[in-house]
Context: one part of a larger RNA
């Protein structure tokens, strides 16, 4: 890992609701006793319980009673009668209470053969080296001593190094040397000591021991192991076994949760089932209301621009002081002017909300604090706000949609976008969104434009540009424009000043003048040290028809850099297969239609059955409306084992098992044949150890 078997809402006692049954203003027995055909049944048994009356704390009174001084008011009752016993089912409570699962807590015991420390008594330490004290001799000294030296001596948590003890580094080793910190090799530390070791003994878990590390106390140690309390508890995780039908089938919200921490719970909301009430419900149209949002405004509250005017203040002058004068200062209030506001409003919509009556459409709606739930992490999209950075696939609200719980078609792929809500079948038709060159179903469709950028085909700004289409305004132009070419572009004068120089052209000044002219600036740029030189404005000629400027607008261009290979899905596309405008076809879904079938609810008809004769129920056959679905509620069934009753089957072959194109809407059920070799079925009731694929499930097999 696979296969097989086992494996999870049970039982008892209470409560409550509903169904059924009995009796009914009553209902019912419990223990027990007796009988008997004995896991039982029948009879007796009325103790007790519930109901028929309530109120009060109670005495108590009683259709009333309590409070109270009250004959008042008020509270709870009556005036409105159905209960009770049994049984089945749903749910709740108490119990382990659907199953498995802790870490832990407490109690009683068992452990010091491992290991820690201690006690008693024993044992062990090759060999080599060093050479302390002490002692003796000698030197030393006048003699001593200190001291030195020689010898002797044999000390030491001394030195080297086996046994022995340990374990520093490293290698081998994970089908090992080894079933789990340790074996082997090399290397290393101690090796007369705080040494090592045998045997016996001591210390015990709320404890012991500890040269101290949360270290050891039998491969277990921040509190051993074992048995018990014990099925501890688990607001947590995982698992929880057959089928079909109905739902107008959810929620991810509000409040509370002071032994509460937000992934739990309670109540409400939203779902379902039952009963009752009925037309209350919903939408559209019309009419009538309340309101202070969007917008707007500045009349209030505040913010805030400039000017005027001016109380007051500051500066300066004068003054002993007062008074006074003055001002490029500040400036309340006021006037005019330009503005702003979620917590401003003189104003003020659209929607939405509430109500009314009628009509139309639709099919809900309410109640019973009735039975049963689940939900309390929501997600994105659009719109309106807040927070944030007018960031976020961010976050908090509101309204709507979708997903959640929704399949199908489109968006290449893509919960939340667009279209559309899947009962089943059909090799039928029509459409939606979206598409129609090929991949790929359907137009290489039609008409008119635009784009040249592969723009289209991710998105993008300020800014830039004789890209190109459309529109408007305007200048010049056959008295010849624009462009190009030829020629001129002069004189007073080198204007004045400045300056080394300043001559059109460093700079300053000037109503920048005047002359000759077809025209020519006291000069548009390049240039020189300054001149010179080139050029422009301006003019003539050649040429011969358009040429400039500005604005609005369509589509394009640049601006444009990112990390796996590309952002048209690809091929490929340019009077498109791109974009804009218009038109007609076609394709396209589980949508709609057609035909057939199943089923649910309601409502008819026909036939039958039951009785209390006006209801219930069954079958057949019509009509109308439905049949996506998680949590969840409700309904109807299938299968398994056993029991009772009835009827069967079986060695002329039961169960089981293998095969098969049969039947049923499903769970499932037959039939035939093989195998097998002794049990087993059908109907109606009843009772459950009653359905497995999942639980790191349990056991077995491979």
């Nucleotide at each position: 890992g696979c296969c097989a078997a086992c494996g999870a809402g049970u039982u008892a006692c209470g409560g409550u609701a509903u169904g059924c049954a009995g009796c009914a203003a009553g209902g019912u027995u419990a223990a027990g006793u007796a009988g008997u055909u004995a896991a039982g049944c029948u009879a007796c048994g009325g103790a007790g319980c519930c109901g028929c009356a309530g109120c009060g704390a109670a005495a108590g009174c009683g259709a009333g009673u309590c409070u109270g001084a009250a004959u008042a008011g008020g509270g709870c009752g009556a005036u409105u009668u159905a209960g009770u016993u049994g049984u089945a089912u749903g749910c709740c409570g108490u119990a382990g209470a659907c199953c498995c699962g802790a870490a832990a807590c407490c109690g009683g015991g068992u452990g010091a053969c491992c290991u820690a420390u201690c006690c008693a008594u024993g044992a062990g330490c090759a060999g080599g080296u060093u050479g302390a004290a002490g002692c003796g001799g000698a030197a030393g000294u006048a003699a001593a001593a200190a001291u030195u030296u020689c010898g002797u001596g044999g000390a030491g948590g001394a030195c080297c190094g086996a046994a022995c003890c340990c374990a520093u580094g490293u290698c081998u080793g994970u089908u090992g040397a080894a079933a789990a910190a340790a074996a082997g090799g090399c290397u290393g530390g101690g090796a007369u000591g705080a040494c090592u070791u045998g045997u016996g003994g001591a210390u015990a878990g709320c404890g012991g021991a500890g040269a101290a590390a949360u270290u050891c106390c039998a491969a277990u140690c921040g509190a051993a192991c074992u048995c018990g309390g014990a099925g501890a508890u688990a607001g947590c995780u995982g698992g929880u076994u057959c089928u079909c039908c109905c739902c107008a089938g959810a929620a991810a919200u509000a409040g509370c949760u002071u032994u509460u921490u937000a992934g739990g719970g309670c109540u409400a909301g939203c779902c379902u089932c039952a009963a009752a009430g009925u037309u209350a419900g919903u939408g559209a149209u019309a009419c009538g209301g309340a309101g202070g949002u969007a917008g707007a405004g500045c009349a209030c509250u505040g913010a805030a621009u400039g000017u005027c005017c001016u109380a007051g203040g500051g500066g300066c002058c004068c003054u002993c002081a007062c008074c006074g004068g003055u001002u490029a200062c500040c400036g309340a209030a006021g006037a005019c002017u330009a503005u702003c506001a979620a917590a401003c409003u003189c104003c003020g919509a659209a929607u939405g909300c509430c109500g009314u009556a009628a009509u139309c459409a639709u099919a809900u709606c309410u109640u019973u604090g009735g039975g049963g739930a689940g939900u309390c992490a929501g997600a994105c999209u659009a719109u309106g706000u807040g927070u944030g950075a007018u960031a976020a696939g961010a976050u908090u609200c509101a309204u709507a949609g979708u997903c959640g719980a929704g399949a199908g078609g489109g968006a290449a792929a893509c919960a939340g976008c667009c279209c559309a809500g899947a009962c089943c079948g059909u090799c039928a038709g029509c459409u939606a969104a979206g598409g129609u060159c090929c991949c790929u179903a359907a137009g290489u469709a039609c008409a008119g434009g635009u784009u040249a950028a592969g723009u289209g085909g991710a998105a993008a700004a300020a800014g830039g540009a004789u890209g190109u289409g459309g529109g408007a305004u305007u200048g010049c132009a056959u008295a010849g424009a624009c462009a190009a070419c030829u020629a001129g572009g002069a004189u007073g004068u080198u204007g004045g000043c400045u300056u080394a120089g300043a001559a059109g052209c460093a700079g300053c000044c000037a109503c920048u003048c005047a002359u000759u002219u077809a025209a020519a600036g006291a000069g548009u740029g390049c240039g020189u040290a300054a001149u010179a030189g080139c050029u422009c404005a301006c003019u003539a000629g050649u040429c011969g028809a358009g040429u400039g400027a500005u604005c609005c607008u369509g589509c394009g261009c640049c601006g444009a850099a990112a990390a796996u290979u590309a952002c048209c899905g690809g091929g490929g596309c340019u009077c498109a297969a791109a974009c804009c405008u218009g038109u007609c076809a076609c394709c396209g879904a589980a949508g709609c239609u057609a035909c057939g079938g199943c089923u649910u609810a309601c409502u008819g008809a026909u036939a039958g059955u039951a009785u209390u004769u006006a209801u219930a129920u069954u079958a057949u056959u019509g009509g109308u409306a439905g049949g996506g679905g998680u949590a969840g509620g409700g309904g109807a069934g299938c299968a398994u084992u056993c029991u009772a009753u009835a009827c069967g089957g079986g060695c002329u072959g039961a169960a089981g098992u293998c095969a098969u194109a049969c039947c049923g809407a499903a769970a499932g059920g037959a039939a035939u044949g093989g195998u097998g070799g002794a049990c087993u079925g059908u109907a109606u009731a009843g009772a459950a150890g009653a359905g497995a694929g999942a639980a790191u499930g349990u056991u077995g097999g491979c």